[in-house]
RNA sequence: CCUCUGGAAAGCGGAGCCCUGCUCCCGCCGAAGGUGCAAGCCCCCGUACGGGUGGUGAAGCUCUCAGGCACCGAUGACAGAGG
Numbered sequence: 001c002c003u004c005u006g007g008a009a010a011g012c013g014g015a016g017c018c019c020u021g022c023u024c025c026c027g028c029c030g031a032a033g034g035u036g037c038a039a040g041c042c043c044c045c046g047u048a049c050g051g052g053u054g055g056u057g058a059a060g061c062u063c064u065c066a067g068g069c070a071c072c073g074a075u076g077a078c079a080g081a082g083g
Base pairs, nucleotide, nucleotide: 001083002082003081004080005079006078011026013025014024015023016022017021027069028068029067033065034063036061040056041055042054043052044051045050
């Protein structure tokens, strides 16, 4: 990387329209993607203890830009098996 299997949360909210959907408003969710940072390391200051709104820096944490919010379907982090 490919195939198979499992796989959550949150609105049957309101309005409009060219009405089996789309747009807007309000509320909400975090598990595509994306944002932020802890230790550590590096850098700077300092004789040293130490200090810095400096750099780097992961997640299932955080934000909610993107995405999503009845069932079904689809998506889906992650996990298992096979190649």